């Protein structure tokens, strides 16, 4: 300095050819238990790194830019 992954909930990762975002774990209730734990029902919980720019609409497409990993020099 060039090239290539990568970033979505608190951790771990899905998310299809753009249409109002998910699982699992962990959390918060409430059941079961003398209690715990487990196990089951629920609840919450996310400006989708940042900024732009296509479009009626963008996690999705373009384009800057930043962190992080790896190659090359």
């Nucleotide at each position: 300095g060039c090239c290539g992954g990568u970033g979505u909930a608190g951790c771990u990762c899905a998310g299809u050819c753009g249409g109002u975002a998910g699982a699992g774990c962990a959390g918060g209730u409430c059941a079961u238990u003398c209690g715990u734990a487990a196990u089951g029902a629920u609840c919450a919980g996310g400006u989708c790194g940042c900024a732009g720019g296509u479009u009626c609409g963008a996690u999705u497409c373009c384009u800057g830019u930043c962190g992080c990993c790896g190659g090359c020099a």
Transfer RNA from a Candidatus Gastranaerophilales bacterium, 73 nucleotides, folded computationally. It matches the Rfam family "tRNA". It is annotated as a transfer RNA. Rfam links the family to the GO term triplet codon-amino acid adaptor activity. Rfam describes the family as follows. Transfer RNA (tRNA) molecules are approximately 80 nucleotides in length.